[in-house]
About this RNA: Model confidence (mean pLDDT): 83 of 100. A computed fold for a 73-nucleotide RNA from Atractosteus spatula, annotated as transfer RNA. Its Rfam family is "tRNA". The family's RNA type in Rfam is transfer RNA. The sequence is in RNAcentral, with records from Rfam.
Formats: sequence, structure tokens, C1' cells
RNA sequence: GCCUCGUUAGCGCAGUAGGUAACGCAUCAGUCUUAUAAUCUGAAGGUUGUGAGGUCGAUCCUCAUACGGGCCA
Repeated sequence: GCCUCGUUAGCGCAGUAGGUAACGCAUCAGUCUUAUAAUCUGAAGGUUGUGAGGUCGAUCCUCAUACGGGCCA
């Protein structure tokens, strides 16, 4: 340098013939307990790496770019 895969909540990860993002752990509150933990219930937390394009509408399509993994040279 080429090709390829990935980037989504504090962490780990889904999602999709384009229609406003799910789950687990963690956190907070409640429940329970003499108390703590566990259990159960609920809540908060996301500019979907960044910028642009096209679209009524983008996590998803197109282009560029940043970072990381792999292959080749």
C1' cells in the first nucleotide's frame, strides 16, 4: 500500500426487504431480611465512530474519513 471485518448505554453484545434501538451485567430506587447478599419489581442511561449525499424518513443504502482486528505484499 491492497483486500476484508468491526465501531450501537459504564462493559459485553443484538437488530434490520429503511419507519425513531432489544437483551445481559453493572448503577439507582423499591420489595424481602434483624442486617447484608440473593430474589422479584421498576427507573435512569444512546448525537447508533465522524462528516456528507440521496430519501418523506437512515443504525441499515452511497461516498469520504478516523480508529482497531485479520489476510496479502